Description
The prediction has a mean pLDDT of 86. This is a predicted structure of a 349-nucleotide part of an RNA (small-subunit ribosomal RNA, central domain) from an uncultured bacterium.

[in-house]
Context: one part of a larger RNA
């Protein structure tokens, strides 16, 4: 390479958009490229291999038929892949009707806590721990009213809810954008599925440039604690946390489970909808879509999964090949830099 494989043993890309390429619905006609078939040419000789013949046999040596699986030209055949025409509606998309959502982005609001500030009240302790101690306070603090400021973060509600490709979205209001779901079956007529390369999006941290800075805090300092405490605790406290606006571009980025499609017992919650049943918004049946337990058959090493499969089937892409050495070295490429993506070997056991 084959083959066998990827919750959790090596192995699913972080996620989507898509180029190329791979694959792709039901009918009818047609072509005859792959496909089957006949048949000619060619496929050197040795070698191989059948039966004959020479050395006394044999190994050797010969003559001769097949083989030589290839390729190529004509001829036939049309199921099936492919090509070409012409049609269908189920796939897929449009419209119409309903209508859900913490889906994004922009803008203006709102009160409750925090810290600060000013006044008043009032006095000797506050704070903090296991227990103290820094620390704050008769220059009146802790507590406790008024009032005013700032920045950040949205209590209940609230939930295996619900949105979004994911990353991740939660206080009200209002623009503007994106979307799923259900019902009808009017319209196009495979227009579709995956997707190397590309191009987009992407927590936290961390960068560059400019604002802001209430919490709480990396590093820092001090206090304990210790046999020491560059730590666990406590009192300060800077970068950061926050905005804009440029970068980086990784995560247990986890369902540790790539995307789609069909099919494969049931039972029982839930979220949005349609349809029956009814006096009826309830209940009660029947459906579709999404979300959660539970369990047959299968499956699996075992735990588990089990229509939201890890069962059975396809198609396309990405990964894996004993442990260390190394996710390291070189070297490309991007990055401001931090580092990032790609990615070995020699040695070892």
């Nucleotide at each position: 390479u084959u083959g066998g494989g990827u919750u959790u043993a090596a192995a699913g890309g972080g996620a989507g958009c898509g180029u190329a390429g791979g694959c792709c619905g039901u009918c009818u006609g047609u072509u005859a490229a792959g496909c089957g078939u006949g048949u000619u040419g060619u496929g050197a000789a040795a070698u191989g291999u059948c039966g004959g013949g020479g050395c006394u046999c044999a190994a050797c040596c010969u003559g001769g038929g097949c083989a030589u699986u290839g390729c190529a030209g004509c001829g036939c055949g049309a199921a099936c892949u492919g090509g070409c025409a012409g049609a269908c509606u189920u796939g897929a998309g449009u419209g119409c009707a309903c209508g859900g959502g913490a889906a994004g982005u922009a803008g203006g609001c709102g009160g409750a806590a925090u810290u600060c500030g000013u006044c008043g009240u009032g006095u000797a302790g506050c704070g903090g721990u296991g227990a103290a101690a820094u620390g704050c306070u008769u220059a009146g603090a802790u507590a406790u009213g008024a009032c005013g400021a700032a920045g950040a973060a949205c209590u209940c509600c609230g939930a295996u809810u619900g949105c979004g490709a994911a990353g991740g979205c939660a206080g009200c209001c209002u623009g503007c954008u994106g979307u799923a779901g259900u019902g009808c079956a009017a319209c196009u007529g495979a227009c579709g599925c995956u997707g190397a390369a590309g191009c987009u999006c992407g927590a936290a941290a961390g960068c560059g440039u400019g604002g802001g800075u209430a919490u709480c805090g990396a590093a820092c300092a001090g206090g304990a604690u210790u046999a020491g405490a560059u730590a666990c605790c406590c009192u300060g406290g800077u970068a950061g946390u926050c905005c804009a606006u440029g970068c980086c571009g990784u995560a247990a980025a986890c369902g540790a489970u790539g995307a789609u499609u069909a099919c494969u017992a049931g039972g029982u919650g839930u979220u949005g909808g349609a349809g029956g049943a009814u006096u009826g918004a309830c209940c009660c049946c029947u459906u579709c879509a999404g979300u959660g337990c539970c369990g047959c058959a299968g499956u699996u090493a075992a735990c588990a999964c089990a229509a939201u499969a890890a069962g059975u089937a396809a198609u396309c892409c990405a990964c894996c090949u004993g442990g260390g050495g190394a996710g390291u070295a070189c070297g490309a490429c991007c990055g401001c830099a931090a580092g990032g993506u790609u990615g070995a070997a020699a040695c070892u056991c």